Annotation
Transfer RNA from Rhodovulum sp., 72 nucleotides, folded computationally. It matches the Rfam family "tRNA". By type it is a transfer RNA.

[in-house]
C1' cells in the first nucleotide's frame, strides 16, 4: 500500500428490512444440614461510530475506527 472477512449482553453466537435472541455465566427464589445438580423467575444491550436511504434499519449504502486473513 490494495482486497476480503468480521465487530450484536461478562464470554462464544444467531437474527440480511417490521418489538434484539439462544447457550454458558450472573443474582433471587424452591428443594438440601451445607455445596453441587435440578426447576422457577429476573438483572444485563446507544447492534464499533457517524452521516445516508426507507413508513420503519442490528440488516441497504457511503465513510471512518478496530480486529484477523490474503496479495504486493
Nucleotide at each position: 500500500c490494495g482486497a476480503g472477512a468480521c465487530g450484536u449482553a461478562g464470554c462464544g453466537c444467531a437474527g440480511u428490512g417490521g418489538u434484539a435472541g439462544c447457550g454458558c455465566g450472573u443474582c433471587u427464589g424452591c428443594u438440601u444440614u451445607g455445596g453441587g445438580a435440578g426447576c422457577a423467575g429476573a438483572a444485563g444491550g446507544u447492534c464499533g461510530c457517524g452521516u445516508g436511504u426507507u413508513c420503519a434499519a442490528a440488516u441497504c449504502a457511503c465513510g471512518c475506527c478496530g480486529u484477523c486473513u490474503c496479495g504486493a
Background: The sequence is in RNAcentral, with records from ENA.